[in-house]
RNA sequence: GCUCCAGUAGCUCAGUGGCAGAGCGCUUGCUUGGUAAGCAAGAGGCCGUGGGUUCAACUCCCACCUGGGGCU
Numbered sequence: 001g002c003u004c005c006a007g008u009a010g011c012u013c014a015g016u017g018g019c020a021g022a023g024c025g026c027u028u029g030c031u032u033g034g035u036a037a038g039c040a041a042g043a044g045g046c047c048g049u050g051g052g053u054u055c056a057a058c059u060c061c062c063a064c065c066u067g068g069g070g071c072u
Base pairs, nucleotide, nucleotide: 001071002070003069004068005067006066007065010024011023012022013021018055026042027041028040029039030038048064049063050062051061052060
């Protein structure tokens, strides 16, 4: 230099045009003599950045940034 993959909640990841989700973690309550476990509820995201297409974009297109693999 070329090429492919990934970037979504604190962490690990789903979601591939039409309301942003799960598990774990966190907070509160119930339960217990107390803790853990269990049960219930809740908080937490402008979906890596900037543009474009579209009535509508996490999703499609372009550029860029970060990380990883391959080729030279």